[in-house]
Molecule: c-di-GMP-I-GGC riboswitch aptamer
Organism: Aquibacillus rhizosphaerae
RNA sequence: UUUGAAAAAGGCAAACUUGUCGAAAGGUAAGGACGCAAAACUAAGGACCUAAAGCUUGAUAAAGUUAUGGUGGCCUAGUUACCGAAU
Numbered sequence: 001u002u003u004g005a006a007a008a009a010g011g012c013a014a015a016c017u018u019g020u021c022g023a024a025a026g027g028u029a030a031g032g033a034c035g036c037a038a039a040a041c042u043a044a045g046g047a048c049c050u051a052a053a054g055c056u057u058g059a060u061a062a063a064g065u066u067a068u069g070g071u072g073g074c075c076u077a078g079u080u081a082c083c084g085a086a087u
Base pairs, nucleotide, nucleotide: 001086002085003084004083011036012035016031017030018029019028020027021026034073040079041078042077044076045075046074047071048070049069054065055064056063057062
C1' cells in the first nucleotide's frame, strides 16, 4: 500500500418498548439484537424522508409546492483505525 474477516481480542446496535426533545421526519437515554470489516467520524455531491414557517389554490375542510430540518445502518466521497495475509 492492497486485501480478507477463518482465528484471537474486541466494537457498534436494526426492529420493538419506555422516558425525553421536536410541528414532523427524526434525535437522545435505558432495555433489546436484525445485522455490520469500518454499522468509526464528516452532510462535500447525489438520492430519499418530513413540511413548522413561506408561497399558490380553495373556502373556511383541505390540497399542492418548498429545506433553512433530517437520514452516513441509502450510495459515492474525504479523514482515521484493531488483527491476519500478500507485496